Predicted 3D model of a 74-nucleotide RNA (transfer RNA) from a Candidatus Iainarchaeales archaeon. Rfam family: tRNA. Rfam describes the family as follows. Transfer RNA (tRNA) molecules are approximately 80 nucleotides in length. Taxonomically the source falls in Candidatus Iainarchaeales (Archaea, Nanobdellati, Candidatus Iainarchaeota, Candidatus Iainarchaeia).
RNA sequence: GGGCCUGUAGCUCAACCUGGUAGAGCGCAUCCUUGGCAUGGAUGAGGUUUUGGGUUCAAAUCCCAACAGGUCCA
Repeated sequence: GGGCCUGUAGCUCAACCUGGUAGAGCGCAUCCUUGGCAUGGAUGAGGUUUUGGGUUCAAAUCCCAACAGGUCCA
């Protein structure tokens, strides 16, 4: 320098192909359960979907560029 993959909640990841209300598990907060803890249960908070632009009535999703990480080639 070039090819490919990845980037979504504090962490690990779905949703993308097939555009239409952003989700799960763990973690966190409060409450119930206990003499107390653990386990279990209920509720809740937490997101500029890496950045910019384009297409569209509508973009996490499609297109382009950039940035970051991984991997391969040179």